Predicted 3D model of a 100-nucleotide RNA (Bacterial small signal recognition particle RNA) from Euzebya sp. The model forms 96% of the base pairs in the Rfam consensus. The gene name in the source record is ffs. The RNAcentral record of the sequence draws on ENA. It matches the Rfam family "Bacterial small signal recognition particle RNA". Rfam's curators write: The signal recognition particle (SRP) is a universally conserved ribonucleoprotein involved in the co-translational targeting of proteins to membranes. By type it is a non-coding RNA gene. The coordinates come from a structure-prediction model, not an experiment, and the mean pLDDT is 82.

[in-house]
C1' cells in the first nucleotide's frame, strides 16, 4: 500500500442480570354501616321452644407492613451473551500479497 474476513457502529429475534409496578406467600386488620358462632340481656309464647342480636371469639374485605423465594408486565448509555441481517465510510486487531 492492497485484498480478505472479523470486531466496533446500525436493525431484528431470543436469553440472562438489574430497576419499577402488579400477583402469589406470611402477618396485621371492621365499636356499628362484612360473615359465622352468639354468653349476658331483650322480644314473642300458657308451655315446649323460637326470633332478633350487643360484647367476646373465629374467619376475612379495603388498607397497611414483611422478608427470602416464585411469577407476569414494562424499561434502558443493562451483558468480554447467542443467532440472523445490513454495512466496508471511519476506527481497531488478525491473515495473505506487493514495495521500501
Nucleotide at each position: 500500500u492492497u485484498c480478505g474476513a472479523g470486531g466496533u457502529c446500525c436493525c431484528g429475534u431470543g436469553c440472562g442480570a438489574c430497576a419499577u409496578c402488579g400477583c402469589u406467600c406470611c402477618g396485621u386488620g371492621a365499636a356499628c354501616c362484612u360473615g359465622g358462632u352468639c354468653a349476658g340481656g331483650g322480644c314473642c309464647g300458657g308451655a315446649a321452644g323460637g326470633c332478633a342480636g350487643c360484647a367476646g371469639c373465629c374467619a376475612u374485605a379495603a388498607g397497611c407492613g414483611g422478608u427470602c423465594a416464585g411469577u407476569g408486565a414494562u424499561g434502558g448509555g443493562u451483558g468480554c451473551c447467542a443467532c440472523g441481517g445490513a454495512c466496508a465510510a471511519g476506527c481497531c486487531g488478525c491473515g495473505g500479497g506487493c514495495c521500501c